[in-house]
């Protein structure tokens, strides 16, 4: 210098075909218990890495940029 992959909640990750943003763990509140643990119910938490474009509509498609991993030189 060139190619590929990844970037979504505090953490680990789904979301495969463009229309509802989600799960587990963690966190908060409440129930069960004398209390803890455990379990059950409910809840908070996201400008979907950043910018631009296409589209009636973008986490998803296209372009550029950033960071990490990897391959080639």
């Nucleotide at each position: 210098g060139g190619g590929g992959c990844a970037u979504u909640a505090g953490c680990u990750c789904a979301g495969c075909c463009g229309g509802g943003a989600g799960a587990g763990c963690g966190c908060g509140u409440g129930g069960u218990u004398c209390g803890c643990a455990a379990u059950c119910a409910c809840g908070a938490g996201g400008c979907c890495a950043g910018g631009g474009g296409u589209u009636c509509g973008a986490u998803c498609c296209c372009c550029c940029u950033a960071u990490g991993c990897u391959c080639c030189a």
Predicted 3D model of a 73-nucleotide RNA (transfer RNA) from a Clostridiales bacterium.
Its Rfam family is "tRNA". It is annotated as a transfer RNA. Rfam describes the family as follows. Transfer RNA (tRNA) molecules are approximately 80 nucleotides in length.
Model confidence (mean pLDDT): 82 of 100.
The organism belongs to Eubacteriales, within Bacteria.